Two RNAs folded together computationally: RNase P RNA and transfer RNA, 425 nucleotides in total.

């Protein structure tokens, strides 16, 4: 400088007029007025994961069903995250990586192909029979050719044989088992006997781990005041039967309802839930890092047809996705234009 | 706001590992004086999109798009 690889930040300033939602303060009997204050995000998205809360037993056993799936660690908790291992890319900085079992079982592996895991030979080699040949026939053999995404599943060498084959042997080479060194572990590195094993688990299936259901339209609260009845859901004396509700079953748990009288309220309305929380900023310590822990400081939207906007001036790098409704931790995907920083490769100069 | 379910020619619509049936429609061509009905015969599909697993995906997995449906407590 050019090419590139991680990472982080910020998401137009500022000043005036109107406007609107929510809080407090004054004023008003009340309607309202007046004044201050606050007033969307890094993704508020998508609803993919987890959790809080709330209800049904304080959330209970079984089956069934779903998720997950190198290891060690973080968390409330996760399928997330960090760090590390094995694979796989890329010269490299650095990416990716549903990454348990196919040596328990079972299914599948279209066309082609002689044969798709049962066993088997179309050409070929090679021997024996027949024939004058050309060839046919029985028999070996799977080293080589042809089909295919794969072809009986250990690769080169060298011996063997009638041809040939792990048939035998040497060295590499895979699995799984044992032994040393190293690690907390997964794994590495080395050594020793052992076997002969296509492929597919994002195919049913094992293994190991987690998970009860249903979602804020959960759910509480839904008046006061006075009398009555049955009796603790129902039938039954009792055993026990039988309905409802908690989950698809099976058990195993629970079980109030009614009428009169007066007053008030009549809108799918108002409270609550409902914003102080697993919270934020900053310093300091423990850790490679995720994260933890102490101080100190701050309180930050809150609606129910739903506010958080308009329009002017000025400037400047000319403004992209996009808009809160129970919170939260995360994934993921949309995002123009920029800043900042560490790294690597190539040239050039010094 | 919460739960659901589905995208295949222009339009319905089947197949759910092994290379996309059918039926309206649409073109040609026969039949007729024409048109219709009929016959015969042809076109037209990136299977919503990306990207994974397998030899191989419309199919099975993961992200997105898009469209449809359900659903209140309440004396």
């Nucleotide at each position: 400088u050019c090419a590139g690889a991680c990472u982080a930040g910020a998401a137009g300033a500022u000043g005036a007029u109107c406007g609107c939602g929510c809080c407090g303060g004054c004023u008003g009997c009340a309607a309202g007025g007046u004044c201050g204050g606050u007033g969307a995000g890094g993704a508020a998205a998508g609803u993919c994961c987890g959790g809080a809360c709330a209800g049904c037993a304080u959330a209970g056993a079984g089956c069934a069903g779903g998720a997950c799936g190198g290891u060690u660690g973080c968390u409330a908790a996760c399928g997330g995250c960090a760090a590390c291992c094995g694979c796989g890319g890329g010269c490299g900085a650095c990416c990716g990586u549903a990454g348990g079992g196919a040596a328990a079982g079972u299914g599948c592996c279209a066309c082609a192909g002689a044969a798709a895991c049962g066993a088997u030979a179309c050409c070929g080699c090679c021997g024996g029979g027949c024939g004058c040949a050309a060839g046919c026939u029985c028999g070996g053999u799977a080293a080589g050719g042809g089909u295919g995404a794969a072809a009986c599943g250990a690769g080169u060498g060298c011996g063997g044989c009638a041809a040939g084959a792990g048939c035998g042997c040497a060295c590499a080479g895979c699995u799984g088992g044992c032994c040393u060194a190293g690690g907390u572990g997964a794994c590495u590195a080395g050594g020793c006997g052992a076997g002969g094993a296509g492929g597919u688990a994002a195919a049913c299936c094992c293994c190991g781990u987690c998970c009860g259901c249903u979602g804020c339209a959960a759910g509480g609260c839904g008046g006061c005041u006075c009398a009555a009845a049955c009796a603790u859901c129902c039938c039954g004396a009792a055993a026990g039967g039988g309905g409802c509700g908690c989950u698809g079953c099976u058990c195993g748990c629970g079980c109030g309802u009614u009428u009169g009288a007066g007053c008030g309220a009549u809108c799918a309305g108002a409270c609550c839930g409902c914003a102080u929380g697993a919270g934020g900023u900053u310093c300091g310590c423990g850790g490679c890092a995720a994260c933890g822990u102490g101080g100190a400081c701050c309180c930050a939207a809150g609606a129910u047809a739903g506010a958080u906007g308009a329009u002017c001036a000025u400037c400047c790098u000319c403004g992209a996705c996009a808009g809160a409704a129970u919170c939260c931790g995360g994934c993921u995907u949309a995002u123009g234009a920029c800043u900042a920083g560490u790294c690597u490769g190539g040239c050039a100069a010094u | 706001u919460g739960g659901g379910g589905c995208g295949u020619g222009g339009c319905c619509a089947a197949g759910c590992g092994g290379u996309a049936a059918g039926g309206c429609g649409u073109c040609u061509g026969a039949u007729u004086c024409u048109g219709g009905c009929u016959c015969a015969g042809a076109a037209g599909a990136u299977c919503c999109u990306a990207g994974g697993u397998u030899c191989g995906a419309a199919u099975c997995c993961u992200a997105g798009c898009g469209c449809c449906c359900c659903a209140g407590c309440c004396a």
It holds a member of the Rfam family "Bacterial RNase P class A". It is annotated as a ribozyme.